[in-house]
RNA sequence: UGAUCCCGCGUGGGAGAGACAGGAUCCCUGGUGAUCCUGCGCCGAAGGGGCAAUUCCUCCCCGGAAACUCUCAGGCACGACGCCCCCGCGGAGCAG
Numbered sequence: 001u002g003a004u005c006c007c008g009c010g011u012g013g014g015a016g017a018g019a020c021a022g023g024a025u026c027c028c029u030g031g032u033g034a035u036c037c038u039g040c041g042c043c044g045a046a047g048g049g050g051c052a053a054u055u056c057c058u059c060c061c062c063g064g065a066a067a068c069u070c071u072c073a074g075g076c077a078c079g080a081c082g083c084c085c086c087c088g089c090g091g092a093g094c095a096g
Base pairs, nucleotide, nucleotide: 001096006091007090008089009088010087012085013084018040020039021038022037023036024035025034026033041076042075043074047072048070049069050068054066055065056064057063
């Protein structure tokens, strides 16, 4: 000095599922508005749990992980959030 990889920041893209029903409150000329409570129905891509199935690491066991699975949390008009990805910047830094 240091590609790939790792970490952080910024920008862009970024899905799914009831604008459900009832009640209350607020705003309001009237609601397709906002919030809370209750009820049922759903979603998986913040986070979290699990390897019981599937898949991958690997031919097997053990073990681990996941766009798998469970829906605790979160979400189900718009908006916000959003796994992950592109790009840019910075940091650390193996091999060379």
Glycine riboswitch aptamer from Nocardioides pelophilus, 96 nucleotides, folded computationally.
The sequence was found by an Rfam model in a public genome assembly.
The organism belongs to Nocardioides, within Bacteria.